[in-house]
Context: one part of a larger RNA
RNA sequence: UUGGGCGUAAAGCGUCUGUAGGUGGUCGAGUAAGUCCGCGGUCAAAGCCCAGGGCUUAACCCUGGUCAGGCCAUGGAAACUACUAGGCUUGAGUACGGUAGGGGCCGAGGGAAUUCCCGGUGUAGCGGUGAAAUGCGUAGAUAUCGGGAAGAACACCAAUCGCGAAAGCACUCGGCUGGGCCGUUACUGACACUGAGAGACGAAAGCUAAGGGAGCGAAAAGGAUUAGAUACCCUUGUAGUCUUAGCUGUAAACGAUGGAUACUAAGUGCGGUGCGUAUUCGCGCCCCGUACUGUAGCUAACGCGUUAAGUAUCCCGCCUGGGGAGUAUGCGCGCAAGCGUGAAACUC
Numbered sequence: 001u002u003g004g005g006c007g008u009a010a011a012g013c014g015u016c017u018g019u020a021g022g023u024g025g026u027c028g029a030g031u032a033a034g035u036c037c038g039c040g041g042u043c044a045a046a047g048c049c050c051a052g053g054g055c056u057u058a059a060c061c062c063u064g065g066u067c068a069g070g071c072c073a074u075g076g077a078a079a080c081u082a083c084u085a086g087g088c089u090u091g092a093g094u095a096c097g098g099u100a101g102g103g104g105c106c107g108a109g110g111g112a113a114u115u116c117c118c119g120g121u122g123u124a125g126c127g128g129u130g131a132a133a134u135g136c137g138u139a140g141a142u143a144u145c146g147g148g149a150a151g152a153a154c155a156c157c158a159a160u161c162g163c164g165a166a167a168g169c170a171c172u173c174g175g176c177u178g179g180g181c182c183g184u185u186a187c188u189g190a191c192a193c194u195g196a197g198a199g200a201c202g203a204a205a206g207c208u209a210a211g212g213g214a215g216c217g218a219a220a221a222g223g224a225u226u227a228g229a230u231a232c233c234c235u236u237g238u239a240g241u242c243u244u245a246g247c248u249g250u251a252a253a254c255g256a257u258g259g260a261u262a263c264u265a266a267g268u269g270c271g272g273u274g275c276g277u278a279u280u281c282g283c284g285c286c287c288c289g290u291a292c293u294g295u296a297g298c299u300a301a302c303g304c305g306u307u308a309a310g311u312a313u314c315c316c317g318c319c320u321g322g323g324g325a326g327u328a329u330g331c332g333c334g335c336a337a338g339c340g341u342g343a344a345a346c347u348c
Base pairs, nucleotide, nucleotide: 003320004319005318006317007302008301012316014201015200016199017198021194022193023192025088026087027086029084030083031082033081034080035077036076037075038074040072041071042070043069049065050064051063052062053061054060091191092188093187094186095184096183097182098181099180103177104176105175106174107173108172109171110154114150115149116148117147118146119145120144121143125136126135162169163168206247207246208245209244210243211242215241216240220236221235222234223233258315259314260313261312262311263310266293267292268291269290270289271288272287274285275284276283277282297304298303321348322347323346330341331340332339333338
């Protein structure tokens, strides 16, 4: 609970597609459901309300009276909403011509580093730390040179950068493929916005099966530190991290800011086209994106400020003191872990 809100106080679903629903550009015409005006009926009496009266007053009682509103019927109005038929092109989409990108999937190739193996040189240390020790090493380590193997990640370029709905995406090349932006204004003619349910995607960790396993590294073991040290530091090291096929469905999934449209000072930088001028350097302008400063305005303040947290409209989601508690219970989903939905008693 007809209120006020949601960047940071409680509150924007992680993101998108889209069903129902809600909302919806412009022109004239028609209808009259909503809407507006008139008239009629009805809404018993009592009660309420208003005016007056009677008991000494009041409570109480008596008399008279509406307005407004609801429903039904009827006559009209046609601005708005709606509906019907028909137009329009600015919203939206299509086509054509360009263009930037680390958007996605698949395949192939590359070098540096690391570890291991083989061989050469070589000898007593190496490693590690605050200092050490565990550990490795005369069965030849570390170091260094040559060769080989493996897995994972791609230095510099690199940015305040780009792309993607979000999660996210970066060595190079090729194939397939999605979206954006700019220009032409040719075509369709409101086809739009939002979106309860629903569906799809969704980091990391985790789970199932089969592979793979260099480095790193939960657990575990040992060495230190310490009063203790189930830690921080060191030496090892299993799951995992990687691939394929499934599952899970959560994050400070953050801009802690839902989406769409319109309007409202400027200035500066960067990214992508296009246009004008100069056609050498360049300069100016439009559109789209991305940042910074900042006016009005907003805000409790911080701050936001044409990428709004300003001014408005439409639609969705959510909040309503702290704890109990994202717990219990029920239901749904899941192999499980758990996830979704989600209280109350009690207490302050």
Molecule: small-subunit ribosomal RNA, central domain
Organism: Nephroselmis astigmatica